[in-house]
RNA sequence: GCCGGUGUGGCUCAAUGGUAGAGCAGCGCAUUCGUAAUGCGCAGGUUAGCGGUUCGAGUCCGCUCGCCGGCUCCA
Numbered sequence: 001g002c003c004g005g006u007g008u009g010g011c012u013c014a015a016u017g018g019u020a021g022a023g024c025a026g027c028g029c030a031u032u033c034g035u036a037a038u039g040c041g042c043a044g045g046u047u048a049g050c051g052g053u054u055c056g057a058g059u060c061c062g063c064u065c066g067c068c069g070g071c072u073c074c075a
Base pairs, nucleotide, nucleotide: 001071002070003069004068005067006066007065010024011023012022013021018055026042027041028040029039030038048064049063050062051061052060
């Protein structure tokens, strides 16, 4: 340099182009002799960035960036 994959809460991951969610973690309350266990609740998001298509984009298209893998070249 070329090709492919991938990027969403702190972590691991969902989400037919139509309200962005779950589990764990965190916080609060309850429960308990007590707890890291159990139950209920709360909070937490620039969906990597910019642009395009569309009535509507996490999702489709283009470019850029990060990460992973493969190929090639040079040394």